Context: one part of a larger RNA
RNA sequence: GGCGUAUGGGGAAUGCCUAGGCUCUCAGAGGCGAUGAAGGACGUGAUAAGCUGCGAAAAGCCACGGGGAACUGCACACGAGUGUUGAUCCGUGGAUAUCCGAAUGGGGCAACCCGGCAUGUUGAAGGCAUGUCAUCCGAAAGGAAGCGAACCCGCUGAACUGAAACAUCUAAGUAGGCGGAGGAAGAGAAAACAAAAGUGAUUCCGUUAGUAGUGGCGAGCGAACGCGGAUUAGCCCAAACCAAUUAUGUUUCGGCAUAAUUGGGGUUGUAGGACCACGAUAUUCGAACUAUAAUGAACUAGAACACUUUGGAAAGAGUGGCCAUAGACGGUGAUAGCCCGGUAUAGGUAAAGCGUAGCGAGAUAGUGGUAUCCUGAGUAGCGCGGGGCACGUGAAACCCUGUGUGAAUCAGUCGGGACCAUCCGAUAAGGCUAAAUACUCCUGAGAGACCGAUAGUGAACCAGUACCGUGAGGGAAAGGUGAAAAGAACCGUGAAUAACGGAGUGAAAAAGAUCCUGAAACCAUACGCUU
Numbered sequence: 001g002g003c004g005u006a007u008g009g010g011g012a013a014u015g016c017c018u019a020g021g022c023u024c025u026c027a028g029a030g031g032c033g034a035u036g037a038a039g040g041a042c043g044u045g046a047u048a049a050g051c052u053g054c055g056a057a058a059a060g061c062c063a064c065g066g067g068g069a070a071c072u073g074c075a076c077a078c079g080a081g082u083g084u085u086g087a088u089c090c091g092u093g094g095a096u097a098u099c100c101g102a103a104u105g106g107g108g109c110a111a112c113c114c115g116g117c118a119u120g121u122u123g124a125a126g127g128c129a130u131g132u133c134a135u136c137c138g139a140a141a142g143g144a145a146g147c148g149a150a151c152c153c154g155c156u157g158a159a160c161u162g163a164a165a166c167a168u169c170u171a172a173g174u175a176g177g178c179g180g181a182g183g184a185a186g187a188g189a190a191a192a193c194a195a196a197a198g199u200g201a202u203u204c205c206g207u208u209a210g211u212a213g214u215g216g217c218g219a220g221c222g223a224a225c226g227c228g229g230a231u232u233a234g235c236c237c238a239a240a241c242c243a244a245u246u247a248u249g250u251u252u253c254g255g256c257a258u259a260a261u262u263g264g265g266g267u268u269g270u271a272g273g274a275c276c277a278c279g280a281u282a283u284u285c286g287a288a289c290u291a292u293a294a295u296g297a298a299c300u301a302g303a304a305c306a307c308u309u310u311g312g313a314a315a316g317a318g319u320g321g322c323c324a325u326a327g328a329c330g331g332u333g334a335u336a337g338c339c340c341g342g343u344a345u346a347g348g349u350a351a352a353g354c355g356u357a358g359c360g361a362g363a364u365a366g367u368g369g370u371a372u373c374c375u376g377a378g379u380a381g382c383g384c385g386g387g388g389c390a391c392g393u394g395a396a397a398c399c400c401u402g403u404g405u406g407a408a409u410c411a412g413u414c415g416g417g418a419c420c421a422u423c424c425g426a427u428a429a430g431g432c433u434a435a436a437u438a439c440u441c442c443u444g445a446g447a448g449a450c451c452g453a454u455a456g457u458g459a460a461c462c463a464g465u466a467c468c469g470u471g472a473g474g475g476a477a478a479g480g481u482g483a484a485a486a487g488a489a490c491c492g493u494g495a496a497u498a499a500c501g502g503a504g505u506g507a508a509a510a511a512g513a514u515c516c517u518g519a520a521a522c523c524a525u526a527c528g529c530u531u
Stems, first nucleotide, its partner, number of pairs: 001530009015516001016480002020451002022448007029440002031147002039100003042055003050074002061094006070082003105114003115133007135144003151182001152180005162169001166216001192199002203230005213221002234432003237376001241264010269410001271375004275369004284363002289358004299347003305320005321338002323327001329341003381405008391417001412427005467474002487515001490502004
């Protein structure tokens, strides 16, 4: 030096665990904000650095309800106190709520600086206290602003990429930017589809179907009709006509005409309405208010087990019982229906919402006639240039419109994929509309052939922290003594408040705080063999 065995050190894998995550389901909620938000700064405790709570009334104040013996948060010590005259705690409502922040009296390098006016403090000045003073919209009343995870609508709008290059095309109307709204949004009661038969607003799902199509006919893109379901709900204006008011014009002062505003009327395609004639007060819906059932916060009651045995400890094993509308779950010194909290069930209750009843503002309807009147205009259509439709200009209908033109008026007009005819369907150029659908920052209940500390959120732990960066931004590591601190009194060695040896606790200290288990690398000691 090597090999082997043994014993240790070191190290943190592995195993077990879960306080935290992940993904869903059901229900709720779907907003907060000038009555000052979200988010912060600074304070606040007897002592107090941090977290949490709170705000100069500062780990809190008041009222009501619950509850019933302990309490002064995390936080385990000392001190000082509170509480059956009901504390701490839980629920509901209220008070207070510094400064910054939309930040709003003016300014500003956020948490700071400096003012005006009114009132008070003394009659004056200064100071101080309280209140008030931004902008925009609106006649005023009043409103707006800012923040917020996704979902939704509109405006704007890429590139990488694919086409095995690349330009039309694709990616994609995606990402990004801006604006706006709601608990959903948008769409919506046919100028719709269809096809010789019919359907009857919209939305969503399944299918039709990767079909018909479209496409440097490349890459790709990609319907509809119909059928089956979810859910269902329909309405209001403009106009004709009638009337009132005001203004203007005119007048023979009786009026008439025009315009505007308001009220009545009226709302559709087997056309309807005005108008004329007839008939009639029926039917249906229903805001607000009152009463009331159920639900609903804290919360209350809530069944049933003993012995023997092993053990540090029984819930294990053995024996014999019991409850069950409760054998969900969690805890307790190992695995408990019957030990504890609970669970099934029953009860209790403020507000809000919802159901029912009463009352009831208000809304709502018929028949016939057809001479005249009305039925949405710079609109429909057309030319040019674009865009959207699955559809790239194509035979290109349909929808939107930058520009230029520009109708008809029910014997009307539009559509049925160039266009024409027949036929069929529908009534544009005004508006509203629940449900079925999308999403989850958030609250409650529950689930998982999801993870188990290099996993699962970046974050199980004081994490968007420490740290890095001028900044935008990037971004960790780090869990486990024990059933219970019983966390090692006392003694010794030592310079020692280090460390170690005894002693003691404990089932265990080879559980001693660098603390469950404690692999390997690596290091050491002893012994054996060997060069």
RNAcentral holds the full RNA, with entries from ENA. This is a predicted structure of a 531-nucleotide part of an RNA (large-subunit ribosomal RNA, domain I) from Croceitalea sp. W27. The prediction has a mean pLDDT of 82.